[in-house]
Context: one part of a larger RNA
RNA sequence: GGAUGAAUGUUGGCGGUGUGCCUGAGAUAUGCAAGUCGAACGUCCAAGUCGCAAGACUUGGAGUGGCGGACGGCUGAGUAACACGUAGGAAUCUACCCCAAAAUAAGGAACAGCUCGUCGAAAGACGGGGUAAUACCUUAUAGUCCCGACGCAAGUCGGGUAAAGUACUUAACUGUGCGUUUUGGGAUGAGCCUGCGGCUUAUCAGGUAGUUGGUAGGGUAACGGCCUACCAAGCCUAUAACGAGUAGCUGGUCUUAGAGGAUGGUCAGCCAGAGGGGGACUGAGACACGGCCCCCACUCCUACGGGAGGCAGCAAUCAGGAAUAGUCGGCAAUGGGCGAAAGCCUGACCGCGCGACACCGCGUGUAGGAUUAAGUUCUAAUCGAGCGUAAACUACUGUGGUAAGGGAAGAAGGUGCACUUUGUGCACUUGACGGUACCUUACUAGAAAGGGGCCGCUAACUGCGUGCCAGAAGCGUCGGUAAUACGUGGGCCCCAAACAUUAUCC
Numbered sequence: 001g002g003a004u005g006a007a008u009g010u011u012g013g014c015g016g017u018g019u020g021c022c023u024g025a026g027a028u029a030u031g032c033a034a035g036u037c038g039a040a041c042g043u044c045c046a047a048g049u050c051g052c053a054a055g056a057c058u059u060g061g062a063g064u065g066g067c068g069g070a071c072g073g074c075u076g077a078g079u080a081a082c083a084c085g086u087a088g089g090a091a092u093c094u095a096c097c098c099c100a101a102a103a104u105a106a107g108g109a110a111c112a113g114c115u116c117g118u119c120g121a122a123a124g125a126c127g128g129g130g131u132a133a134u135a136c137c138u139u140a141u142a143g144u145c146c147c148g149a150c151g152c153a154a155g156u157c158g159g160g161u162a163a164a165g166u167a168c169u170u171a172a173c174u175g176u177g178c179g180u181u182u183u184g185g186g187a188u189g190a191g192c193c194u195g196c197g198g199c200u201u202a203u204c205a206g207g208u209a210g211u212u213g214g215u216a217g218g219g220u221a222a223c224g225g226c227c228u229a230c231c232a233a234g235c236c237u238a239u240a241a242c243g244a245g246u247a248g249c250u251g252g253u254c255u256u257a258g259a260g261g262a263u264g265g266u267c268a269g270c271c272a273g274a275g276g277g278g279g280a281c282u283g284a285g286a287c288a289c290g291g292c293c294c295c296c297a298c299u300c301c302u303a304c305g306g307g308a309g310g311c312a313g314c315a316a317u318c319a320g321g322a323a324u325a326g327u328c329g330g331c332a333a334u335g336g337g338c339g340a341a342a343g344c345c346u347g348a349c350c351g352c353g354c355g356a357c358a359c360c361g362c363g364u365g366u367a368g369g370a371u372u373a374a375g376u377u378c379u380a381a382u383c384g385a386g387c388g389u390a391a392a393c394u395a396c397u398g399u400g401g402u403a404a405g406g407g408a409a410g411a412a413g414g415u416g417c418a419c420u421u422u423g424u425g426c427a428c429u430u431g432a433c434g435g436u437a438c439c440u441u442a443c444u445a446g447a448a449a450g451g452g453g454c455c456g457c458u459a460a461c462u463g464c465g466u467g468c469c470a471g472a473a474g475c476g477u478c479g480g481u482a483a484u485a486c487g488u489g490g491g492c493c494c495c496a497a498a499c500a501u502u503a504u505c506c
Base pairs, nucleotide, nucleotide: 001506002505003504004503006502007501008500009499010498013362014361015360016359017358018357019355020354021320026318027317028316030315031314032313035067036066037065040064041063044061045060046059047058048057049056050055074273075272076271084197085196086195087194088193089192092190093189097186098185099184100183101182102181103180104179105139106138107137108136114129115128116127117126118125119124145160146159147158148157149156150155165178166177167176168175199245200244201243206236207235208234211233212232213231214230215229216228217227218226248270249269250268251267252263253262254261255260275296276295277294278293279292298309299308300307301306326352328351329350330349334348335346336345337344338343365396366395367394368393375387376386377385378384400444401443402442403441404440405439406438410433413429414428415427416426417425418424419423450495451494452493453492454491455476456475457474461490462489463488464487465486471478472477
């Protein structure tokens, strides 16, 4: 000199863009953050409409079933490791999506909801009856799919594995769409293995028994001591094993002429975690933040028998700390889940708010104006000099401010009708931000300058006070009676809505 997720002191006009718990991975009141589908299903409940009734329909709720809760969001505790980066590899899986081929047949038994009863303070649980399905089961069929045999191969033979319907339409057969099943391929995502690379420490020198390899078996989507049995005695290590300390890694960021050094906050990729520890279930995918089970710690409810909970999601609270924000608005846009769609959900996201925390931009006027006023400071204290064209005063401008009027882009889509042929036309309609940005008009110099320094380094000097005292200080040092170094007045210098100090890095 540059830099910062900064803090502190003094000061503070406006806007834009960013950014904001670095500390206790401490504890959390309250609200919200993952639902959706009636075009899979029964009709159970509530309300309403039509109907004499039977019943039908609409809206809402609960339930079965499907898909999604493995994404998105947060944090960095652990981890020195194939965790990450990079370059390769073979023994794998992949819901939804795309392509190709084929199929979608026959039947059955239940369980929720409901109803009846019982237990319990509650959470909830148990028993009887009875019901539907794209839930479940059985049977059939099937291929270039799987297994086995034969075969050099092509292939042949034997055995085995499927399925679900629904909406619209038709007088009807049917037709169309969305599904369901099997096989092959693609795309995407994921798992696994390996070479190389990136911290400190030898005041850590030996470490290792599933340890190293083999055979057989099991297990996995898959290779493999991944696991088990048996056999052998190996394997790693001064090219640093093993141990200890520290640490998420990277793209990047800061600095620098470069080489290096430091760093990993925001954003992006990967990994890991969800009060601490362990475990599996479901599923295409988890050993699962807002799922389940067990143990521990903590908190809450209780009728003392027993139950409930997990903000390292968004806000917010307490604590800790030098220190870090609103219990805000909206799904209008982008994206995601479900749905045929309308749509519903979305603290992702988009916005607004708070903080000079950072960067950038603008302003605090411009021109004229000398009697160099008053005042103040210095001065042979009278002369004179500085503040100083500075002020007053005159003219002007309107960034800004105040008021009034107009007023967006961000909107693509959606619905209805018509033509029709999957598009076009017409009409209506969708904006949180926001009556915001911006534009026009009127008025107004009006609201708007400080901080640090002045002995040398280092730009900028004098008066008074103090008298090795009080104090200053980054280093050299300064202060013991004329201190340009302390305190204060005047003047001057630097930067400027900031200026200094502290901390850290180059």
The part of an RNA shown here (small-subunit ribosomal RNA, 5' domain) has 506 nucleotides and comes from Candidatus Roizmanbacteria bacterium UBA6242. The organism belongs to Candidatus Roizmaniibacteriota, within Bacteria. The prediction has a mean pLDDT of 83.